[in-house]
A computed fold for a 72-nucleotide RNA from a Candidatus Gottesmanbacteria bacterium, annotated as transfer RNA. The prediction has a mean pLDDT of 83. The RNAcentral record of the sequence draws on ENA. Rfam family: tRNA. By type it is a transfer RNA.
RNA sequence: GCCGGGAUGGCUCAGUGGUAGAGCGAGUUAUUGGUAAUAACUAGGUCGAGGGUUCAAUUCCCUCUCCCGGCU
Numbered sequence: 001g002c003c004g005g006g007a008u009g010g011c012u013c014a015g016u017g018g019u020a021g022a023g024c025g026a027g028u029u030a031u032u033g034g035u036a037a038u039a040a041c042u043a044g045g046u047c048g049a050g051g052g053u054u055c056a057a058u059u060c061c062c063u064c065u066c067c068c069g070g071c072u
Base pairs, nucleotide, nucleotide: 001071002070003069004068005067006066007065010024011023012022013021018055026042027041028040029039030038048064049063050062051061052060
């Protein structure tokens, strides 16, 4: 330099046009003599950045940044 994949709550990941979810983790409450476990609830995300298409973009297109792999 070229090609491909990835970037989404604290962590690991879903979501492939219609206003973003799960598990784990955190907090509160219930339960217990007290912990743990369990159950219910709550909080937490400008979806890497900028632009474009669209009535509407995490999703499609372009550029850039970073990470991983391959080729030279």